The prediction has a mean pLDDT of 88. The part of an RNA shown here (small-subunit ribosomal RNA, central domain) has 346 nucleotides and comes from Chitinophaga pinensis. NCBI's taxonomy places the organism under Bacteria, Pseudomonadati, Chitinophagia, Chitinophagaceae, Chitinophaga. It matches the Rfam family "Bacterial small subunit ribosomal RNA". It was read from a public genome assembly.
[in-house]
Context: one part of a larger RNA
RNA sequence: CUGGGUUUAAAGGGUGCGUAGGCGGGUUUUUAAGUCAGCGGUGAAAGCUCCGAGCUCAACUCGGAAAUUGCCGUUGAUACUAUUAAUCUUGAAUUUAGUUGAGGUGGGCGGAAUGUGUAGUGUAGCGGUGAAAUGCUUAGAUAUUACACAGAACACCUAUUGCGAAGGCAGCUCGCUAAACUAAUAUUGACGCUGAGGCACGAAAGCGUGGGGAUCAAACAGGAUUAGAAACCCUGGUAGUCCACGCCCUAAACGAUGAUUACUCGAUCUGUGCGAUACACUGUACGGGUCUAUGCGAAAGCAUUAAGUAAUCCACCUGGGAAGUACGACCGCAAGGUUGAAACUC
Numbered sequence: 001c002u003g004g005g006u007u008u009a010a011a012g013g014g015u016g017c018g019u020a021g022g023c024g025g026g027u028u029u030u031u032a033a034g035u036c037a038g039c040g041g042u043g044a045a046a047g048c049u050c051c052g053a054g055c056u057c058a059a060c061u062c063g064g065a066a067a068u069u070g071c072c073g074u075u076g077a078u079a080c081u082a083u084u085a086a087u088c089u090u091g092a093a094u095u096u097a098g099u100u101g102a103g104g105u106g107g108g109c110g111g112a113a114u115g116u117g118u119a120g121u122g123u124a125g126c127g128g129u130g131a132a133a134u135g136c137u138u139a140g141a142u143a144u145u146a147c148a149c150a151g152a153a154c155a156c157c158u159a160u161u162g163c164g165a166a167g168g169c170a171g172c173u174c175g176c177u178a179a180a181c182u183a184a185u186a187u188u189g190a191c192g193c194u195g196a197g198g199c200a201c202g203a204a205a206g207c208g209u210g211g212g213g214a215u216c217a218a219a220c221a222g223g224a225u226u227a228g229a230a231a232c233c234c235u236g237g238u239a240g241u242c243c244a245c246g247c248c249c250u251a252a253a254c255g256a257u258g259a260u261u262a263c264u265c266g267a268u269c270u271g272u273g274c275g276a277u278a279c280a281c282u283g284u285a286c287g288g289g290u291c292u293a294u295g296c297g298a299a300a301g302c303a304u305u306a307a308g309u310a311a312u313c314c315a316c317c318u319g320g321g322a323a324g325u326a327c328g329a330c331c332g333c334a335a336g337g338u339u340g341a342a343a344c345u346c
Stems, first nucleotide, its partner, number of pairs: 003318004007300002012314001014201004021194003025088004031082001033081002035077008049065006091191001092188003095184006103177007110154001114150008125136002162169002206247006216240001220236004258313006266291010295302002319346003328339004
């Protein structure tokens, strides 16, 4: 390389859009490039294979045939692929009418809690723990009442719920905006699938500038624990957590399961539509779960949301360690990221 694989043994890219490329629905037609057939040329000799001959045999040598699976030319075939022209509607998209949802984004508003401030009541403790202490408190704390302010997060509803490509998304309301699904079948007529590079998005932490700063809380300080305690526990507490703009680009970014299409026994629950309705049930479409047959699997298990049966395209794997390291390159303000070895060793 091929082959074989990629839920858990090594292996699915974090996710989407999309360029080149690869692959691609039905019918008729053109050409004949691929494909198939005939013929011609060429495919050196030696060697290999077969038949025969010569050295006493053999090795060896000689003669003949075959082979040289290829390339070129020419004449035909036209099922398939390709190509030309036309056409079709089931794939795809659009239209009309509805429905659905924590989908996105910007603004406004709300209550509970927390903290702080001011004022009142009130008096000796509060707080914290396994037990304590540090800490707060007669300059009046804790508790309680009233008022005010601040920032952050939205209890119950809440669910194996829903939405989104993924990351993710939850108080209420308004503006803007994207999507999916259903019904009707009206329009276009293969416009499709995948997608190396590329572009965009991408939790948390981190970075830059400017705000904000209630809570929580790396670092740090103190108190405990302990043989020690650079920890677990406690009292504090700064970055950060929040906002705007700009970077970073990584996660057990997980369903550890790439995308698309077709087919394949049943049961049951559920979300959103549509149909029919006797409001018991029941049909259908798209989602979300559980159990199970054939099948698959090393097993665990998967099982119409496949890890079954097939097809197309992409990504990735090839013993463990060294190592996701070194070097180089590209990106980044940095932190670092992407790409990514070898010696050596078992």